[in-house]
Molecule: Lysine riboswitch aptamer
Organism: Thermoanaerobacteraceae bacterium
RNA sequence: AGGUGAGGUAGAGGCGCGAAUCGCCAUCAGUACUAUAGGUGAGGAGGGCACCUGUGAUCCUAUAGGAAAGGGGCAUUCGCCGAAGUCUAAGAACGGCUGCGGUUCUUGGGCUGGGCCUGUGCCGAACAGGUACAGGACUGUCACCAGAGAAUACCCCUGAUUCUCUGGUGGAGAACUAUCUCGCUC
Numbered sequence: 001a002g003g004u005g006a007g008g009u010a011g012a013g014g015c016g017c018g019a020a021u022c023g024c025c026a027u028c029a030g031u032a033c034u035a036u037a038g039g040u041g042a043g044g045a046g047g048g049c050a051c052c053u054g055u056g057a058u059c060c061u062a063u064a065g066g067a068a069a070g071g072g073g074c075a076u077u078c079g080c081c082g083a084a085g086u087c088u089a090a091g092a093a094c095g096g097c098u099g100c101g102g103u104u105c106u107u108g109g110g111c112u113g114g115g116c117c118u119g120u121g122c123c124g125a126a127c128a129g130g131u132a133c134a135g136g137a138c139u140g141u142c143a144c145c146a147g148a149g150a151a152u153a154c155c156c157c158u159g160a161u162u163c164u165c166u167g168g169u170g171g172a173g174a175a176c177u178a179u180c181u182c183g184c185u186c
Base pairs, nucleotide, nucleotide: 002185003184004183005182006181007180008179009178010177011176014081016080017079018078019077020076021075023074024073025072033065034064035063036062037061038060039059043052044051047098048097049096084112085111086110087109088108089107090106091105092104093103094102113139114138116136117135118134119133120132121131122130123129141171142170143169144168145167146166147165148164149163150162151161152160
């Protein structure tokens, strides 16, 4: 000085990822629900039970009143760059009980570099949004190939090395870049 293995630290990809707020706005919705009046007349409840119900269930009409949660946008703050998302298995908590399903959290394993657009399916009140699969261009990174340019004590030629740009092909985040420590090798 180069290479390589392990560990640490710091960074880059951009509509970048995620969380929080008793914040604001629209939507949810003139819906659910309540009251009155009229009508109907035995069921209602997501399955069963509990529970309610001829002192009127359910449903319909009219009048009066009239939400909320989840999801979305904005603002602010925080944590970050396998950020995070998703699938699967196991476990725990929640609902009047239970079955099914759902929500949240933890652990193990699989997939995805990232955002965008389109189509289909599912969730959803929704044309918002999310998600799975497929496709499309874009973008970041590394490797290889080709071309161009610049630099490498001075002059010329040739060659080599490094960097930048363009094009093509391929790979994956336990990656990539930089740097430090230790070990091995030359």